[in-house]
RNA sequence: UUAUUGUUGUGCCAAACUUGUUGCGAAGCAAGGACGGAAAGCCUCCGGUCUCAAGUAGAUAGCGGGGUUGCCAUA
Numbered sequence: 001u002u003a004u005u006g007u008u009g010u011g012c013c014a015a016a017c018u019u020g021u022u023g024c025g026a027a028g029c030a031a032g033g034a035c036g037g038a039a040a041g042c043c044u045c046c047g048g049u050c051u052c053a054a055g056u057a058g059a060u061a062g063c064g065g066g067g068u069u070g071c072c073a074u075a
Base pairs, nucleotide, nucleotide: 002075003074005073006072012037013036017032018031019030020029021028022027035062041068042067043066045065046064047063048060049059050058051057
């Protein structure tokens, strides 16, 4: 450096649920908590799903594809 690779982890992230908080809502954020995760880091470009006060609106990156960056190990 490459990989249509994934075996390691006293490290990393954190579902449901609970409390607080923001929002009309889907949901977001903080703390607790672990079902899981090898990009469960980041980005709504495409499809899906969901919400609303229905518009040149919004949520979901832990639904999938795609883009982009990166750790460890292996070859």
RNAcentral holds the sequence, with entries from Rfam and Ribocentre. This is a predicted structure of a 75-nucleotide RNA (c-di-GMP-I riboswitch aptamer) from Sulfurovum sp. AR. The prediction has a mean pLDDT of 81.